[in-house]
Description:
Bacterial RNase P class A from an uncultured Caulobacterales bacterium, 390 nucleotides, folded computationally. It was read from a public genome assembly, where an Rfam model found it. Rfam family: Bacterial RNase P class A. The family's RNA type in Rfam is ribozyme. The coordinates come from a structure-prediction model, not an experiment, and the mean pLDDT is 76.

RNA sequence: UCAGGGAGCUGGGCGAUCGCGAGCGGCGCAAAUAUAAUUUAUAUCUGCACAGUUCGAGGAAAGUCCGGGCUCCAGCGCGUACAGGAUGCCGGGUAACGCCCGGCCAAUGUGAAUUGAGGGAUAGUGCCACAGAGAGAAGACUACUCUUGGUGUUUGUAACCAAACAACAGAGAAAAGCUGAAAGGGUGCGGUAAGAGCGCACCGGGCGUCUGGCAACAGAGGCUGCAAGGUAAACCCCAUCCGGAGCAAAACCAAAUAGGGACAGCAUUGUGCGUCGCGCCAUCGCUGUCCGGGUUGGUUGCUUGAGGCGCGUCGCAAGGCGCGUCCUAGAUGAAUGAUCGUCGCCCAUUUCUAUGGGGACAGAACCCGGCUUACAGGCUCCCUGACAUG
Numbered sequence: 001u002c003a004g005g006g007a008g009c010u011g012g013g014c015g016a017u018c019g020c021g022a023g024c025g026g027c028g029c030a031a032a033u034a035u036a037a038u039u040u041a042u043a044u045c046u047g048c049a050c051a052g053u054u055c056g057a058g059g060a061a062a063g064u065c066c067g068g069g070c071u072c073c074a075g076c077g078c079g080u081a082c083a084g085g086a087u088g089c090c091g092g093g094u095a096a097c098g099c100c101c102g103g104c105c106a107a108u109g110u111g112a113a114u115u116g117a118g119g120g121a122u123a124g125u126g127c128c129a130c131a132g133a134g135a136g137a138a139g140a141c142u143a144c145u146c147u148u149g150g151u152g153u154u155u156g157u158a159a160c161c162a163a164a165c166a167a168c169a170g171a172g173a174a175a176a177g178c179u180g181a182a183a184g185g186g187u188g189c190g191g192u193a194a195g196a197g198c199g200c201a202c203c204g205g206g207c208g209u210c211u212g213g214c215a216a217c218a219g220a221g222g223c224u225g226c227a228a229g230g231u232a233a234a235c236c237c238c239a240u241c242c243g244g245a246g247c248a249a250a251a252c253c254a255a256a257u258a259g260g261g262a263c264a265g266c267a268u269u270g271u272g273c274g275u276c277g278c279g280c281c282a283u284c285g286c287u288g289u290c291c292g293g294g295u296u297g298g299u300u301g302c303u304u305g306a307g308g309c310g311c312g313u314c315g316c317a318a319g320g321c322g323c324g325u326c327c328u329a330g331a332u333g334a335a336u337g338a339u340c341g342u343c344g345c346c347c348a349u350u351u352c353u354a355u356g357g358g359g360a361c362a363g364a365a366c367c368c369g370g371c372u373u374a375c376a377g378g379c380u381c382c383c384u385g386a387c388a389u390g
Stems, first nucleotide, its partner, number of pairs: 001386010012343007020056005026050001028048003032044005058361001062372002065370005070246004075280005081275002084242005089103005104118001105116004119237002124235002126231003141177002144172003148169002151166006185203006204226001205224003209220004250300004260291007270283003307326008345358005
């Protein structure tokens, strides 16, 4: 200098004018209530108006995918129960998690790193198309061999007989080749009629020991010729976990109506938020279908939190602990906008001074911890590779 990997921050600043929503206190007016006093004063609540002051969308507010806080539900507890769902290597963090951190193993990459739906195939079932001889205890198409049988041809021989070759039958074998994603361990040597773990060496597999580590696991050694593959984001098995519904939850106030009617089933041994059983508890009718009536208003919930920021300390880290400091939206048909000026960032051109253009993804609605997805431009730090110079 170029190319890459990982992490973090930002994503316009300042001023002026006008305009919004919430909080706080002030001042003025009006009504009501209470107390004291007598023609008023004080206090409280409500309404209106005036100006002042403080604050006012995000790193993802998106997705609605996980986990909770909170609210409500007569239900609650037990069960190696059943059904359904989720997670899946080891250790740690957290309120909790399917999240985060550290580590192990595997795959990819020169590497920094990235990804992992990472337990079990000897509990069982299923699947492995096509091709190929043959796809799980399978298999002989082309080649190989003859301790085997007769047939034919050729050669040698006086003949018997012998040798070679060919096809057929039989037997052996899975080593060479083909096919395929994958072929019943691999390479080499010996051995054999030809072969084969048939034997041996090394690698691999199985069993087991030692060392290091909390562990996943890694390393070293010993014994054993040992071979029935792969696939579980196929069904399944194993281990662990799981009430339901959700702020449109719910609580209160006001107002209004019809605390309405019909049918069916069960029934006091009923009903009670997956099913079943047992126990406790609550309730006295319960469940289903259909017809009809009233309300659609207001207040709370609603923002002080597993909170933010700073410093210190423990820890590899995620995080924990301590001290200090701050209060940073609470709308409700839905608020934060518009205009002007100036500075700054980026791009292009260029008489190097100006001109023109551009500025991403995107808007809270009970709150929080995560994950996933989207994002123009700018800045910072750490790491890897290549080249060059000193």